The RNA shown here (c-di-GMP-I-GGC riboswitch aptamer) has 88 nucleotides and comes from Paenibacillus flagellatus. Its mean pLDDT, the model's own confidence on a scale to 100, is 89. The sequence was found by an Rfam model in a public genome assembly. NCBI's taxonomy places the organism under Bacteria, Bacilli, Caryophanales, Paenibacillaceae, Paenibacillus.

[in-house]
RNA sequence: UACGAUAAAGGCAAACCUGUCGAAAGGCAGGGACGCAAAGCUAUAGGGCCUACUUGACGAAUGUCAUAGGGCAGCCUGGCCACCGAAG
Numbered sequence: 001u002a003c004g005a006u007a008a009a010g011g012c013a014a015a016c017c018u019g020u021c022g023a024a025a026g027g028c029a030g031g032g033a034c035g036c037a038a039a040g041c042u043a044u045a046g047g048g049c050c051u052a053c054u055u056g057a058c059g060a061a062u063g064u065c066a067u068a069g070g071g072c073a074g075c076c077u078g079g080c081c082a083c084c085g086a087a088g
Stems, first nucleotide, its partner, number of pairs: 003085002011036002016031006034074001040080003045077003048072004055066004
């Protein structure tokens, strides 16, 4: 550098529940563990997905579609940083 053990130390925490913020997606805090070797950071690196208070189109209308914006790093790839150390 790479790799990831029936190792050791330590870490994170899905669903769900409660509180709270938000229009929503979702965030934060507590509980809780399905999982995770980067489930650490990056959404102003690319793709993808979710949302639509905004704007536009259509419609008689409830609305539908698209969208500025917002969100997801536990969807994939890339970038940055990092604990431990068996085997190869």